[in-house]
Context: one part of a larger RNA
């Protein structure tokens, strides 16, 4: 891992509710007793029929109270007992799961320390103290040498002990080893045997180490099914409806409670979604500057201030500068408003047609996500965060967006080799137009991006010049007073300062640029000629261009590929395209209707037609209450669905039915197949098997497995 088996809302007691059953102004027993699968008895007690007040009381509906408020009760009548189901409370309470806490015990054969008693340490080296009758130095004290001696937590190094490094090993040889090196090796050494210390305790040359292979509190059993607002799991089918991720509170924030939202049921009976008309309040968007706040330019000017007169003060005067108020102009504001919508909201009427409200029982949910939009925070950052409005997802499949919960289209009851459309598409991939008309784009723009840049291109608008010749090009001229004056070494159109005239002219600046030391020289403005028909320019929107560098590999059309497009703009007609809509058929639910049915009617019976939708029975009564069916048709209908609520079913084991039925002419079980059913499943057939099985209707549950790192077994 697979297969098989096992594996999770149960039981008791006590409340609440629906349904059903018995009796009913009453209903009912508990313990006990008698009997013993059954039942009988038992009337204490409980609930109900009367409430209210603290109480006395009062009670043919009162009473409390200061009360006109308020709550409760009554205004005339249903309860009670039991059973199923749902649910609550208490118990382990749907199942599995802690780390821990606690009691009583068991452990020092591992290991820590200690006690008692024993044992072990090859070989080599060094040579302390002490001693000496030796030698030697010294005046002496004393020193040195030599000999002897044999000390040491001394040295080297086996056994022994340890474990510093590396490698191997890592389901190992081994739940800590092996190999090669390493440290200690007469000592605070190592070791045998026996003993002592025990769990909030021991022991510890101290690492929170060790206390029998996992010790910040050992192990075993018990309390014990500890507790778990946490994680995981929770087993057959079909049908109906179908949420929330918000508010308030919380030692509250991943929990819970009340409200909002869901389901079922009962009552209510127009309350109502939506649309139209009318009505009312408002201060948002916008706008505005009349108030408040901040703020710009100008004018006028009180005042301030500078300077002067002046020794000072006072006074007079004044031009730079500042400048309130006022005036003009132009603006800003969530906490400004002289104004002021659209929506939304209140109320009324009408239309439409399907809920609304209330009670009861049962929930789930209180982590939301993105998109569009109005805002706050933030950087007008975020797939950010927090509010308001709408949508989708959540709980929604289908088509489109290459792929893609939240975008676009559209809401899947089922079937069909049927048709029409939506979004989006129609060259190939790939269903359908390489469709039509008129334009634009040359950048593969399309098929990623800004400020900024640019005789790209095709349009539009305006202003000029032009056959008395424009624009461009070419040819020619571009002069004189004068080298203006000043400055300067020099300054001659052209370093700089001042001035910038006059003349000749078709035209020519006291010079726009280059140049020289200064001149010179070359152009320009300006003018004529040649040539010839358009030229110059402001602005506007369209499509393009540059700006444009990233990491595996083209890689920012999904790909191929596309240029009078298969790109872009405008117009037009076809077609494709979904679980949408329609067609044909089927099912379920709902609503409406009909029929059967039942009753009446005509002497009797039967029947047609007709009548009624109710009829029949019972009770009271003149109308009310209770009980009892099936089938068919139609549609102005509905049928996505998580949490969840409700309904209807299938199957398993056992019991009654059953002293029955089936079974050797073959039970259960098994393999395979056929048929039926929306489905859980059922029936049947062949074969196998070889002895039991069980309809129907009821009853009772150890009643349904694929998941729980589930448990056990097999492979």
């Nucleotide at each position: 891992g697979u297969c098989a088996g096992c594996g999770a809302g149960u039981a008791a007691a006590u409340g609440g509710a629906c349904a059903c059953a018995g009796c009913a102004a009453g209903c009912u027993u508990a313990a006990g007793c008698c009997a013993u699968u059954a039942g009988g008895u038992g009337u204490a007690g409980g609930c109900g029929c009367a409430a209210u007040g603290a109480a006395g009381u009062u009670g043919g509906a009162a009473g409390u109270a200061a009360a006109u408020a308020a709550a409760g009760a009554a205004u005339a009548u249903a309860g009670u007992u039991g059973u199923u189901u749902c649910u609550a409370u208490u118990u382990g309470a749907c199942c599995c799961g802690a780390a821990a806490c606690u009691g009583a015990g068991u452990g020092a054969u591992c290991u820590a320390g200690c006690c008692a008693u024993g044992a072990g340490c090859a070989g080599g080296u060094u040579g302390a103290a002490g001693a000496g009758a030796g030698c030697u130095c010294u005046a002496a004290c004393g020193g040195g040498c030599c000999u002897u001696g044999g000390a040491g937590g001394a040295c080297c190094g086996a056994a022994c002990c340890c474990a510093c490094g590396u490698a191997u090993g890592u389901g190992g040889c081994a739940a800590a080893a092996u190999a090669c090196g390493g440290g200690g090796a007469u000592g605070a050494c190592u070791u045998g045997u026996g003993g002592c210390u025990a769990g909030g305790g021991g022991u510890g040359a101290a690492a929170g180490g060790c206390c029998c292979a996992c010790c910040a509190a050992a192990c075993u059993c018990g309390g014990a099914g500890a507790u778990a607002g946490c994680u995981g799991g929770u087993u057959u089918u079909c049908c109906g409806c179908g949420a929330a991720a918000u508010c308030u509170a919380u030692u509250g924030a991943g929990g819970u409670a009340g409200a909002g939202c869901g389901u079922a049921u009962a009552a209510u009976g127009u309350u109502u979604a939506u649309g139209g008309c009318c009505u009312g309040a408002g201060g948002u968007a916008g706008a505005g500057c009349a108030c408040u706040c901040a703020a710009u330019g100008g004018g006028c000017u009180a005042g301030g201030g500078u300077g002067g007169c002046c020794c000072a003060a006072a006074g007079c005067u004044u031009g730079a500068c500042c400048g309130a108020c006022c005036c003009c102009a132009a603006g800003g504001a969530a906490a400004c408003u002289c104004c002021g919508a659209a929506u939304a909201c209140u109320g009324g009427c009408c239309a439409u047609g399907a809920u609304u409200u209330u009670g009861u029982a049962c929930a789930g949910a209180c982590a939301g996500a993105c998109u569009u939009u109005g805002g706050g925070u933030g950087c007008u950052a975020a797939g950010a965060u927090c509010c308001g409005a709408a949508g989708u997802c959540a709980a929604g499949a289908g088509g489109g967006a290459a792929a893609c919960a939240g975008c676009c289209c559209a809401g899947a009851u089922c079937g069909u080799a049927c048709g029409c459309u939506a979004a989006g598409g129609u060259c190939c991939u790939u269903a359908a137009g390489c469709a039509a008309u008129c334009a634009c784009u040359u950048a593969g723009u399309g098929g990623a991006a800004a400020a900024g840049g640019a005789a790209g291109u095709a349009a539009u608008c305006g202003a000029g010049c032009g056959a008395u010749g424009a624009c461009a090009a070419c040819c020619a001229g571009g002069a004189g007073g004068u080298g203006g004056g000043c400055u300067u070494g020099g300054a001659a159109g052209c370093a700089g300062c001042c001035a910038u005239c006059c003349u000749u002219u078709g035209a020519a600046g006291a010079a726009a640029g280059c140049g020289u030391a200064a001149u010179a020289g070359c152009u320009c403005a300006c003018u004529g000629g040649u040539c010839u028909a358009g030229c110059u320019u402001c602005a506007u929107g369209g499509c393009a261009c540059c700006g444009a560098a990233a990491a595996u590999g083209u890689a920012u059309c999904g790909g191929g590929g596309c240029u009078g497009a298969a790109g872009u703009g405008a117009u037009u007609c076809a077609c494709c395209g979904a679980a949408g809509c329609g067609a044909c058929g089927a099912g379920a639910c709902c609503u409406u209707g009909a029929a059967a049915g039942c009753a009446c009617c005509c002497a009797c019976c039967a029947u047609a037609a007709g009548u009624g939708c109710a009829a029949a029975a019972a009770a009271a009564u003149a109308u009310u209450u209770u009980u009892u069916u099936u089938u068919c048709a139609a549609g102005u209908g509905u049928c996505a669905g998580u949490a969840g609520c409700g309904g209807a079913a299938c199957g398993u084991u056992c019991u009654g039915u059953a002293g029955a039925u089936c079974a050797a002419a073959g039970a259960a079980g098994g393999u395979u197949g056929u048929u039926g059913g929306u489905g859980a499943c059922a029936a049947c057939a062949c074969c196998u098997g070889g002895a039991g099985a069980u309809a129907u209707c009821a009853g009772a549950a150890g009643u349904g497995a694929g998941a729980a790192u589930g448990c056990u077994g097999a492979c």
The part of an RNA shown here (large-subunit ribosomal RNA, domain II) has 715 nucleotides and comes from Tetraphis pellucida. Rfam family: Bacterial large subunit ribosomal RNA. Lineage of the source: Eukaryota > Viridiplantae > Streptophyta > Bryophytina > Tetraphis. The gene name in the source record is rrn26.